[in-house]
This is a predicted structure of a 71-nucleotide RNA (transfer RNA) from a Candidatus Kaiserbacteria bacterium. Taxonomically the source falls in Candidatus Kaiseribacteriota (Bacteria, Bacteria candidate phyla). It matches the Rfam family "tRNA". Its family is annotated with triplet codon-amino acid adaptor activity in the Gene Ontology. Rfam classes the family as a transfer RNA. The coordinates come from a structure-prediction model, not an experiment, and the mean pLDDT is 82.
This record gives sequence, structure tokens and C1' cells, in this order.
RNA sequence: GCGGAUAUGGUUCAGUGGUAGAAUGGCUCCUUGCCAUGGAGCAGACGGGGGUUCGAUUCCCCCUAUCCGCA
Repeated sequence: GCGGAUAUGGUUCAGUGGUAGAAUGGCUCCUUGCCAUGGAGCAGACGGGGGUUCGAUUCCCCCUAUCCGCA
């Protein structure tokens, strides 16, 4: 330099054109003599820009970061 893959709560992963879920972690409450376990609730996210579309996390382009391959 060329090509490909990935980017989603603090972390690990789903999702797929129509208001984004789970596990784990955090906070509050209940349970307990205390801790732990267990139960209930709350907050927390689509890498950045542009395009297509009535509507984009999803499709297209560019950029950024990481990984892989080729040279």
C1' cells in the first nucleotide's frame, strides 16, 4: 500500500428497516441477629460524519480504532 472482519449499557453478547434485549456488574428496597444467598425495582448503550428512506442500530459511502490475510 491492497483486501477482509468487527465496533451495541461498566463488561460479555443478542437483535435487525418501525420506540434496543439478556447475562453480569452498579444503586435502592424486602428477606436475615449480621454476612452471604434469594426476591422486587431503578439507572445505564447502537464508534464519528454523510447518503437512501415516511422511518436507519440495521442498507450504501467515507473516516476512526482493533484484529486477520496479501504484498